[in-house]
Notes:
The prediction has a mean pLDDT of 81. The RNA shown here (Glycine riboswitch aptamer) has 86 nucleotides and comes from uncultured Octadecabacter sp.
């Protein structure tokens, strides 16, 4: 100097899934449903091969969610810090 990774912050986009009853209009209850906060589980593969290590957007649905709002994995842009390459 440029560029790549990681972390944080800002910003833009961002899905899915109900009904009924009650209600002090904040929500609550029953049953059903959703998966993209978080959490948990497993393959190949690897090992010191009993066993263990180890992944997800897959699976489970504990949590969370099912008007809006909020949240939201993930993606883009900007900035800061850090590490590497040249």
């Nucleotide at each position: 100097u440029u560029u790549a990774g990681c972390a944080c912050a800002g910003u833009g986009g961002g899905a899915g899934a109900a009904c009924u009853g009650g209600u002090u209009c904040g929500c609550c209850a029953g049953u059903g449903c959703c998966g993209a906060a978080g959490g948990a589980g497993c393959a190949a593969c690897c090992g010191c091969c009993c066993c263990g290590g180890u992944a997800a957007a897959c699976u489970c649905u504990c949590a969370g969610g099912c008007c809006c709002a909020a949240g939201g994995a993930c993606c883009g842009c900007u900035g800061u810090g850090u590490u590497g390459a040249c």